The part of an RNA shown here (small-subunit ribosomal RNA, 5' domain) has 524 nucleotides and comes from an uncultured bacterium.
Its mean pLDDT, the model's own confidence on a scale to 100, is 81.
The full RNA is in RNAcentral, with records from ENA, Greengenes and SILVA.
[in-house]
Context: one part of a larger RNA
RNA sequence: GGAUGAACGCUGGCGGCGUGCUUAACACAUGCAAGUCGAACGGAGGACCCUUGACGGAGUUUUCGGACAACGGAUAGGAAUCCUUAGUGGCGGACGGGUGAGUAACGCGUGAGGAACCUGCCUUGGAGAGGGGAAUAACACAGAGAAAUUUGUGCUAAUACCGCAUGAUGCAGUUGGGUCGCAUGGCUCUGACUGCCAAAGAUUUAUCGCUCUGAGAUGGCCUCGCGUCUGAUUAGCCUAGUUGGCAAGGGUAACGGCCUACCAAGGCAACGAUCAGUAGCCGGUCUGAGAGGAUGAAACGGCCACAUUGGAAACUGAACAAAGGUCCAAACUCCUACGGGAGGCAGCAGUGGGGAAUAUUGCACAAUGGGGGAAACCCUGAUGCAGCAACGCCGCGUGAGUGAAGAAGUAUUUUGGUAUGUAAAGCUCUAUCAGCAGGGAAGAAAAUGACGGUACCUGACUAAGAAGCCCCGGCUAACUACGUGCCAGCAGCCGCGGUAAUACGUAGGGGGCAAGCGUUAUCC
Numbered sequence: 001g002g003a004u005g006a007a008c009g010c011u012g013g014c015g016g017c018g019u020g021c022u023u024a025a026c027a028c029a030u031g032c033a034a035g036u037c038g039a040a041c042g043g044a045g046g047a048c049c050c051u052u053g054a055c056g057g058a059g060u061u062u063u064c065g066g067a068c069a070a071c072g073g074a075u076a077g078g079a080a081u082c083c084u085u086a087g088u089g090g091c092g093g094a095c096g097g098g099u100g101a102g103u104a105a106c107g108c109g110u111g112a113g114g115a116a117c118c119u120g121c122c123u124u125g126g127a128g129a130g131g132g133g134a135a136u137a138a139c140a141c142a143g144a145g146a147a148a149u150u151u152g153u154g155c156u157a158a159u160a161c162c163g164c165a166u167g168a169u170g171c172a173g174u175u176g177g178g179u180c181g182c183a184u185g186g187c188u189c190u191g192a193c194u195g196c197c198a199a200a201g202a203u204u205u206a207u208c209g210c211u212c213u214g215a216g217a218u219g220g221c222c223u224c225g226c227g228u229c230u231g232a233u234u235a236g237c238c239u240a241g242u243u244g245g246c247a248a249g250g251g252u253a254a255c256g257g258c259c260u261a262c263c264a265a266g267g268c269a270a271c272g273a274u275c276a277g278u279a280g281c282c283g284g285u286c287u288g289a290g291a292g293g294a295u296g297a298a299a300c301g302g303c304c305a306c307a308u309u310g311g312a313a314a315c316u317g318a319a320c321a322a323a324g325g326u327c328c329a330a331a332c333u334c335c336u337a338c339g340g341g342a343g344g345c346a347g348c349a350g351u352g353g354g355g356a357a358u359a360u361u362g363c364a365c366a367a368u369g370g371g372g373g374a375a376a377c378c379c380u381g382a383u384g385c386a387g388c389a390a391c392g393c394c395g396c397g398u399g400a401g402u403g404a405a406g407a408a409g410u411a412u413u414u415u416g417g418u419a420u421g422u423a424a425a426g427c428u429c430u431a432u433c434a435g436c437a438g439g440g441a442a443g444a445a446a447a448u449g450a451c452g453g454u455a456c457c458u459g460a461c462u463a464a465g466a467a468g469c470c471c472c473g474g475c476u477a478a479c480u481a482c483g484u485g486c487c488a489g490c491a492g493c494c495g496c497g498g499u500a501a502u503a504c505g506u507a508g509g510g511g512g513c514a515a516g517c518g519u520u521a522u523c524c
């Protein structure tokens, strides 16, 4: 000099764009953050409608007993349509959002490889959907429990579940030819033979779905080379899955001691094993002429790991060993009728606590994106916006011209003056910003705008509403007076102060930067 997620002191006008718990991966009240589909299904409730028509009854008639009766309408029954939806079922809750505890590791980065692999939705081909069955929730009835929840009996549906049939260019096994390679082998001849595997319908009739299968895309999985902090005042470590084999078996989508049996006795290490400490890694960021150093804390992006702590190679699923799923244990908190239950903000706000220190329990799905749906649409604290904070960067303003009686005041003085100083006043202008009034967007494809009466434009109006902070001995730009008297104090280093202090304190003046200026901390 530069830099910062900064903090502290004094001060503080406006706007734009960013950024904002670095500490306790401490504990959390409250609300919200993942739903959706009635065009998969049976119910339930409601609306509308039709029939019934107790009862009331204007009115008509009368022999005054009554009769007829528009209209309203309890009750009961019913088909279609529409609305709502607890339940079954489907898809999504593995994305998106948070955090950095752990991890020195194929975790990350980079470059290769898989002749050991999987891939819902999507794209594009091929083929197909025949015929049956048994249940169960909801519901009804009867219970248990304070609640959470739960038991029995009975009934019922499906795109839920289970057989049968059909099926190859699919899968598995045996086997043949060709060809290639990298040992196991790959590819091919839709080679041959044997065996095996499927389906679901819906409606508004045009679609959306269903099953098998080929290819692609996307996403994942695995292997290897190289790189990846410190300590030797850590030198030996591993001792049984330990190291290798077994074309072994099991397991996996797949390779593999991943697991098991058997066999062998190995494997790593001064090119630093093991142990200990520290740490998420990277693109990047800061600095530097560069080489390097520092950082990876924050923001944006990629990967990894985690979700109160520890487990369950658990379940479901195309994919999870699953933050707002399940089970077990632990600590903590809460409810309880004491028998038993409920919970997990490192999601968005917000609270307590810790700390030098870090914001609103805001608006909207209008845009972008995501989930569901045929769609309308619903959901979305992702996201878009607004609020708070000079926390940072950038821009603008706090006026411009003229004005010498060099006014007054103040400071100083050699008492002549000098400085403040064109500074002020005065005169003449201007209106950026702020304030007032009027108009008023783009962002949105036909409709739909949270932001927002915002940005922006126009008009009128008044110099009005808007300057501080640090320093002035040298380094280092900027000097005098008074006070103090090794005191009080200053200080980054050298050092100032003991009676003429340009170094302390105050004043006048000056210098620097400026809505900031200084200090502290950290890095180059």
Stems, first nucleotide, its partner, number of pairs: 001524004006520005013396006019389002021354001026352003030349003035091003040088002043085005049078003055072002059068003098306003107228008117220002122216007130164001132162002139154006170196006176189005201208003229277003236268003242265004248260003280303004284295004308330005332343004360386001362385003368382001369380004399429004409420004433465001436459004443451001468513005473494003479508005489496002